Context: one part of a larger RNA
RNA sequence: GAAUGAACGCUGGCGGCGUGCCUAACACAUGCAAGUCGAACGAGAACGUCCGAGCUUGCUCGGAUCAGUAAAGUGGCGCACGGGUGAGUAACGCGUGGGUAACCUGCCCCUGAAUUUGGGAUAACUUCGCGAAGGCGUAGCUAAUACCGGAUAUUGCCCUGUGGACUGUGGUCUGUAGGGUGAAAGGUGACCUCUUCAUGAAAGUUGUCGUUUAGGGAGGGGCUCGCGUACCAUUAGCUUGUUGGUGGGGUAAUGGCCUACCAAGGCGACGAUGGUUAGCUGGUCUGAGAGGAUGAUCAGCCACACUGGAACUGAAACACGGUCCAGACUCCUACGGGAGGCAGCAGUGAGGAAUUUUGCGCAAUGGGGGAAACCCUGACGCAGCAACGCCGCGUGAGUGAAGAAGGCUUUCGGGUCGUAAAGCUCUGUCAGAUGGGAAAAAUGCCUAUCGAUUAAUAGUCGUUAGGUUUGAUGGUACCAUCAGAGGAAGCACCGGCUAACUCCGUGCCAGCAGCCGCGGUAAUACGGAGGGUGCGAGCGUUGUUC
Numbered sequence: 001g002a003a004u005g006a007a008c009g010c011u012g013g014c015g016g017c018g019u020g021c022c023u024a025a026c027a028c029a030u031g032c033a034a035g036u037c038g039a040a041c042g043a044g045a046a047c048g049u050c051c052g053a054g055c056u057u058g059c060u061c062g063g064a065u066c067a068g069u070a071a072a073g074u075g076g077c078g079c080a081c082g083g084g085u086g087a088g089u090a091a092c093g094c095g096u097g098g099g100u101a102a103c104c105u106g107c108c109c110c111u112g113a114a115u116u117u118g119g120g121a122u123a124a125c126u127u128c129g130c131g132a133a134g135g136c137g138u139a140g141c142u143a144a145u146a147c148c149g150g151a152u153a154u155u156g157c158c159c160u161g162u163g164g165a166c167u168g169u170g171g172u173c174u175g176u177a178g179g180g181u182g183a184a185a186g187g188u189g190a191c192c193u194c195u196u197c198a199u200g201a202a203a204g205u206u207g208u209c210g211u212u213u214a215g216g217g218a219g220g221g222g223c224u225c226g227c228g229u230a231c232c233a234u235u236a237g238c239u240u241g242u243u244g245g246u247g248g249g250g251u252a253a254u255g256g257c258c259u260a261c262c263a264a265g266g267c268g269a270c271g272a273u274g275g276u277u278a279g280c281u282g283g284u285c286u287g288a289g290a291g292g293a294u295g296a297u298c299a300g301c302c303a304c305a306c307u308g309g310a311a312c313u314g315a316a317a318c319a320c321g322g323u324c325c326a327g328a329c330u331c332c333u334a335c336g337g338g339a340g341g342c343a344g345c346a347g348u349g350a351g352g353a354a355u356u357u358u359g360c361g362c363a364a365u366g367g368g369g370g371a372a373a374c375c376c377u378g379a380c381g382c383a384g385c386a387a388c389g390c391c392g393c394g395u396g397a398g399u400g401a402a403g404a405a406g407g408c409u410u411u412c413g414g415g416u417c418g419u420a421a422a423g424c425u426c427u428g429u430c431a432g433a434u435g436g437g438a439a440a441a442a443u444g445c446c447u448a449u450c451g452a453u454u455a456a457u458a459g460u461c462g463u464u465a466g467g468u469u470u471g472a473u474g475g476u477a478c479c480a481u482c483a484g485a486g487g488a489a490g491c492a493c494c495g496g497c498u499a500a501c502u503c504c505g506u507g508c509c510a511g512c513a514g515c516c517g518c519g520g521u522a523a524u525a526c527g528g529a530g531g532g533u534g535c536g537a538g539c540g541u542u543g544u545u546c
Base pairs, nucleotide, nucleotide: 001546002545003544004543006542007541008540009539010538013393014392015391016390017389018388019386020385021351026349027348028347030346031345032344035077036076037075040074041073048065049064050063051062052061053060054059055058084304085303086302093229094228095227096226097225098224099223100222103221104220105219108217109216110215111214112213113212114211115210116150117149118148119147125140126139128137129136130135156181157180158179159178160177161176162175163174164173165172166171186209187208188207189206190205191204195202196201197200230276231275232274237267238266239265242264243263244262245261246260247259248258249257279301280300281299282298283294284293285292286291306327307326308325309324310323329340330339331338332337357383359382360381361380365379366377367376368375369374396426397425398424399423406417407416408415409414430487432482433481434480435479436478440473444468445467446466447465448464450462451461452460453459490535491534492533493532494531495516496515497514501530502529503528504527505526511518512517
């Protein structure tokens, strides 16, 4: 000098864009942060309103509506994403480049083939009961795209044979003979051309969404290898599932991953083992560069979710707002037993030099569910607080010498603050008041035209046109008008380094100080004043890095 997630002191007008617990991965009151689908399924209230009846005149009963609505249940998909934190980890964790002939892949896209026939339950509900509660049990009823059999197999998988082309360990592509094994679920809209009944329905046809199976793709993931990845040798030897083999198990898959047996190996001065510290990277800061330091915000990967362990479900978890066990802590209890997990967004206490609102909205972007309308979304979009940072603007402009008054100083002549002020003439940024007032909106819905599908002018899908609807921010940005210099300057320094000097006070005292050093009676170095210098809504100090 540059930089900072900064803090402290003094000061503080406005706006834009960013950033904001670096400390206790300390403990957490309260609210919200993951739901959705009635076009998978069975069932289904109440309040209120109206009508009627009875009468004890303000109650009881019945019906309609509310409403196939609310809430709950079965089932599907989602909850493994998104969001947080950096405790652990010196490791194939990360970075980079390969391998997988050792693998998986829900939803999505493309292609092909199917979607057949049966069955028994169970929740909800009703009944009875237990418990303080969390909750649990008995008996009975019922449905499904829930569950379980059978059939079939374009073809998949396995086994036994047999060929061809390629080839990189369990292979890729392609023929062929035989055997074994493996599926499914329906929902919804429309139409009568064909069949049956004849207003129109059923079977049927058709559209669409699903379901099953096979192949391919995209995107995602698992595993594995080369190289790189902090300090300590005042850590020199380490290792028994250890190193390798065979058989078996396990996994989507290789492998001591696990197990039985066999062999005795394996690593290490090119630093094993041990210890300390640490999430890694793109990047960031600095520097001419080489390098050094760093890893907040943003992005990628990893790890974790009160602490330790375990599995279940699932395409994927050994799962932050799931389950089970153990522990610590907090809370409830009828003492028998239960409940909980902010390192999500706000917020509280504590710690600390120190870090914000218990805000608004799903309008946009994105995500989940749904055919859709739509619902959910503390992701996100916004607003609030903080000079915490960067950037921009303002605090006025011109004129004005009697060089006013006043301060300071003086060699008492003067000098200086100083065109500075006052005065005169203007301007109108910002702030203030009044009025107007966006973009961010794409969609969605309705109607019509055209095209595709179809037997069809239904229906569905797409094109085009018209109408209509949706904004948290926000009456914000922006524009116009009004008034009027009015409301808006400080901080540090002035001995040298280092730009900027005099007077008074003090008298090795009080004090200053980054280094050299000042102060003991003329201190440009202490304290005050006048003047000056630097930066400026900031300035200085401290910490840290280069």